[in-house]
RNA sequence: GGGCCCUUAGCGCAGCGGUUAGCGCAGGAGACUCAUAAUCUCUUGGUCGUAGGUUCGAAUCCUACAGGGCCCA
Numbered sequence: 001g002g003g004c005c006c007u008u009a010g011c012g013c014a015g016c017g018g019u020u021a022g023c024g025c026a027g028g029a030g031a032c033u034c035a036u037a038a039u040c041u042c043u044u045g046g047u048c049g050u051a052g053g054u055u056c057g058a059a060u061c062c063u064a065c066a067g068g069g070c071c072c073a
Stems, first nucleotide, its partner, number of pairs: 001072007010025004018056001027043005049065005
């Protein structure tokens, strides 16, 4: 220098143009227990990496940039 992949909650991830952006773990509260753990119930938390574009409508499609990973030279 070239190519490919990833970036969504504190962490691991789903979501493949439209209804409200979700699951698990973690955090908070409660139930249970003499108490703790486990279990159960409820619950907090998001500029969807950044900026533009396409569209009636974008986490989702296109472009550039940033960060990370792999391969080639």
A computed fold for a 73-nucleotide RNA from a Coriobacteriia bacterium, annotated as transfer RNA.
Its mean pLDDT, the model's own confidence on a scale to 100, is 84.
It matches the Rfam family "tRNA". Rfam links the family to the GO term triplet codon-amino acid adaptor activity. From the family's description: Transfer RNA (tRNA) molecules are approximately 80 nucleotides in length.